[in-house]
A computed fold for a 78-nucleotide RNA from a Nitrospirota bacterium, annotated as c-di-GMP-I riboswitch aptamer. The model forms 90% of the base pairs in the Rfam consensus. It was read from a public genome assembly, where an Rfam model found it. The coordinates come from a structure-prediction model, not an experiment, and the mean pLDDT is 85.

RNA sequence: GCACGAUAAAGGCAAACUAUCUGUAAAGGUAGGGCGCAAAGUCACCGGUCCUCGAUUAGGGACAGCGGGACUGCCGAA
Numbered sequence: 001g002c003a004c005g006a007u008a009a010a011g012g013c014a015a016a017c018u019a020u021c022u023g024u025a026a027a028g029g030u031a032g033g034g035c036g037c038a039a040a041g042u043c044a045c046c047g048g049u050c051c052u053c054g055a056u057u058a059g060g061g062a063c064a065g066c067g068g069g070a071c072u073g074c075c076g077a078a
Stems, first nucleotide, its partner, number of pairs: 004076002012037002017032006035065001041071003045068003048063004053059001
């Protein structure tokens, strides 16, 4: 350095749910909360799921905590 990931250390993120705000919606922001997470950091490129308009296709949008891929990053036992 690559790979790997402890019953290690330090630090980190935050599901459901609740309150409130934004949005037609999927969903998102903030506060509480903590199920989990070694990329649960970032990116809609591929697949997937969901929403909206539409007769349908195309188009527009959401999810990075569904899988793949790309980029970046903390620690160091076996």